[in-house]
Small-subunit ribosomal RNA, central domain from an uncultured prokaryote, 349 nucleotides, folded computationally. It matches the Rfam family "Bacterial small subunit ribosomal RNA". Gene Ontology terms of the family: structural constituent of ribosome and ribosome. The RNAcentral record of the full RNA draws on ENA.
Context: one part of a larger RNA
RNA sequence: UUGGGCGUAAAGCGAGUGCAGGCGGUUUGUUAAGUCAGAUGUGAAAGCCCCGGGCUCAACCUGGGAACUGCAUUUGAAACUGGUAAGCUAGAGUAUGGUAGAGGUAAGUGGAAUUCCAGGUGUAGCGGUGAAAUGCGUAGAUAUCUGGAGGAACAUCAGUGGCGAAGGCGGCUAUCUGGACCAAUACUGACGCUGAGGUGCGAAAGCGUGGGGAGCAAACAGGAUUAGAUACCCUGGUAGUCCACGCCGUAAACGAUGUCAACUAGCCGUUGGAGGGCUUGUCCCUUUAGUGGCGCAGCUAACGCGAUAAGUUGACCGCCUGGGGAGUACGGCCGCAAGGUUAAAACUC
Numbered sequence: 001u002u003g004g005g006c007g008u009a010a011a012g013c014g015a016g017u018g019c020a021g022g023c024g025g026u027u028u029g030u031u032a033a034g035u036c037a038g039a040u041g042u043g044a045a046a047g048c049c050c051c052g053g054g055c056u057c058a059a060c061c062u063g064g065g066a067a068c069u070g071c072a073u074u075u076g077a078a079a080c081u082g083g084u085a086a087g088c089u090a091g092a093g094u095a096u097g098g099u100a101g102a103g104g105u106a107a108g109u110g111g112a113a114u115u116c117c118a119g120g121u122g123u124a125g126c127g128g129u130g131a132a133a134u135g136c137g138u139a140g141a142u143a144u145c146u147g148g149a150g151g152a153a154c155a156u157c158a159g160u161g162g163c164g165a166a167g168g169c170g171g172c173u174a175u176c177u178g179g180a181c182c183a184a185u186a187c188u189g190a191c192g193c194u195g196a197g198g199u200g201c202g203a204a205a206g207c208g209u210g211g212g213g214a215g216c217a218a219a220c221a222g223g224a225u226u227a228g229a230u231a232c233c234c235u236g237g238u239a240g241u242c243c244a245c246g247c248c249g250u251a252a253a254c255g256a257u258g259u260c261a262a263c264u265a266g267c268c269g270u271u272g273g274a275g276g277g278c279u280u281g282u283c284c285c286u287u288u289a290g291u292g293g294c295g296c297a298g299c300u301a302a303c304g305c306g307a308u309a310a311g312u313u314g315a316c317c318g319c320c321u322g323g324g325g326a327g328u329a330c331g332g333c334c335g336c337a338a339g340g341u342u343a344a345a346a347c348u349c
Base pairs, nucleotide, nucleotide: 004320005319006318007303008302012317014201016199017198021194022193023192025088026087027086028085029084030083031082033081034080035077036076037075038074039073040072041071042070049065050064051063052062053061054060091191092188093187094186095185096184097182098181099180103177104176107173108172109171110154115149116148117147118146119145120144121143125136126135162169163168206247207246208245209244210243211242215241216240220236221235222234223233258316259315260314261313262312263311266294267293268292269291270290271289272288273287274286275285276284277283278281298305299304322349323348324347331342332341333340334339
């Protein structure tokens, strides 16, 4: 390269945006680059192939033909692809009117609870465990009441409910702001899909500077357990967790399932819209966009998937090629560092 694959066997980039590139709806005209047909020239000879001839045969030699699938020039064809001109509206988008939502941002604010502080009541225990002890407490704890401080998180509602590209998002109010959906018209007129590089986003932990610090809690200390116990359990407890700004760029970043489009039985829930029906209801039907459970065909090694496909197809990208060595070494790039990313080989089974 040909070919085969990527839910779980190796394999979908964590997820967007988007330059180049690849691919691209429908009608008519035109062009003739691709495409197709003819002609001419060339495509050395030898060899291969076919039909003959010569050495007694063969190898070998030799005559003719075919072939040389190519290239160039030229004459045509015009369905398809491309170019071009003019259109179209089914893709895409815009406008108008509605709807739902923990989508984002940044300000204010609320109550419950924990802790601490002050005061009142009150007295000998509290706490903790399998059982204990460390620990706290007569300098008055625990319990209980009142007041105050401070930080973090938002019970119920809450739902295989909602929103977001993913990471993720949950008290309440107002600010700025992104997207989605629905219905009916009007408008633009292919403006589209994908996307190597590039670029912004990206949980937690970690890092830098400055704040903050209630609870929790790596490290650490003590008490237990144990043969030991650098653990599990208990009492404490610092980074951290929180905020601002700047880095890091990784996760079982998972649906272990790339994005977009089309087509392919049904049944049962649920969320947001729209329309309709009558018996006006806590109702039913239709339709549309999500989100779940079954299931036919089909697919699959099986498990299972099954209109939210892993079915049937198309477009584009990414990735895989026995196990270990190894996601390592070296080098490059990035980073303050931690490290990340790209990524081998020897050797071995």